Model confidence (mean pLDDT): 81 of 100. The RNA shown here (transfer RNA) has 73 nucleotides and comes from Desulfovibrio sp. Taxonomically the source falls in Desulfovibrio (Bacteria, Desulfovibrionia, Desulfovibrionales, Desulfovibrionaceae).

[in-house]
RNA sequence: GCGGGAAUAGCUCAACGGCUAGAGCAUCAGCCUUCCAAGCUGAGGGUUGCGGGUUCGAAUCCCGUUUCCCGCU
Numbered sequence: 001g002c003g004g005g006a007a008u009a010g011c012u013c014a015a016c017g018g019c020u021a022g023a024g025c026a027u028c029a030g031c032c033u034u035c036c037a038a039g040c041u042g043a044g045g046g047u048u049g050c051g052g053g054u055u056c057g058a059a060u061c062c063c064g065u066u067u068c069c070c071g072c073u
Base pairs, nucleotide, nucleotide: 001072002071003070004069005068006067007066010025011024012023013022018056027043028042029041030040031039049065050064051063052062053061
C1' cells in the first nucleotide's frame, strides 16, 4: 500500500430497512432470610465509533474517516 472483519448499556452480545433498540451479567431498590449468600420482583443506565448521503422511515443500505484484529504484497 491492497483486501476482509469488528465497533451497539459498566461488561459480554443480540436485533428482516418499520412499535418506545433488547437479553444475560453487573449496579440500585424492594420481597424473602435472625444475618449473609442464593432465589423472586422492579428500577436506572444508549448521540448504535465519528461525519455525510439515500429513503416516508437507517444500528441495518451507500460514501468518507478513526481505532482494533486477520490476510496479502
Source information:
The sequence was found in a public genome assembly. Its Rfam family is "tRNA".